[in-house]
RNA sequence: GAGGACUCUCUGGAGAACACAUUCAGUUGUGUGCCGAAGGUGCAAGGCUUAGGCCGAAUCUCUCAGGCAAAAGGACAGAGGGGCGUA
Numbered sequence: 001g002a003g004g005a006c007u008c009u010c011u012g013g014a015g016a017a018c019a020c021a022u023u024c025a026g027u028u029g030u031g032u033g034c035c036g037a038a039g040g041u042g043c044a045a046g047g048c049u050u051a052g053g054c055c056g057a058a059u060c061u062c063u064c065a066g067g068c069a070a071a072a073g074g075a076c077a078g079a080g081g082g083g084c085g086u087a
Stems, first nucleotide, its partner, number of pairs: 004084001006082007017032005033068003039064001040062001042060001046055003
């Protein structure tokens, strides 16, 4: 000691809901519907293989989880810090 992954702080940060009942309350329940950007599932190229399979990316896919006022959360992005540490 660039870059890099990790981590902390700050800033920005999308989508999607109605009905009925119930409650002091957007409280709770039921029904039907919907969303993808925590997490998780699946796989293309390619690689490995004992030839059975295995590994394997995404904002793609599924919708399990989560979510469908606000708040919170939030992939991702920007700025700053921390230690790790390669060329």
This is a predicted structure of an 87-nucleotide RNA (Glycine riboswitch aptamer). Its mean pLDDT, the model's own confidence on a scale to 100, is 81. It was read from a public genome assembly, where an Rfam model found it. It matches the Rfam family "Glycine riboswitch aptamer". Rfam's curators write: This family represents the bacterial glycine riboswitch.